The RNA shown here (Glycine riboswitch aptamer) has 88 nucleotides and comes from an uncultured Alphaproteobacteria bacterium.
Of the family's consensus pairs, 90% are formed in the model.
RNA sequence: AUGAUCCCUGCGGGAGAGAUGAUCUAAAGUUAUCGCCGAAGGAGCAACCACCCCGGAAACUCUCAGGCACCCGGACCGCAGGAGGAUG
Numbered sequence: 001a002u003g004a005u006c007c008c009u010g011c012g013g014g015a016g017a018g019a020u021g022a023u024c025u026a027a028a029g030u031u032a033u034c035g036c037c038g039a040a041g042g043a044g045c046a047a048c049c050a051c052c053c054c055g056g057a058a059a060c061u062c063u064c065a066g067g068c069a070c071c072c073g074g075a076c077c078g079c080a081g082g083a084g085g086a087u088g
Base pairs, nucleotide, nucleotide: 007082008081009080010079011078012077013076018034019033020032021031022030023029035068036067037066041064042062043061044060048056049055
């Protein structure tokens, strides 16, 4: 002098999938049955990376959890700020 990955905060974007019965003054509430979805989290397989040992690893698979009007949540993406200190 530069200011990487990761992390935190704010803002913006952000998918999928539901019917029926009962109950209630009524309802998108509550409840029962059967079904459905994958993009919180969790688990599994694996290309691949690393390899002395210990390991890392998907948006694939499962559907435990979660969800199936809106809101909320939401992997991930972008912008701004913070923290930090790889690197030259």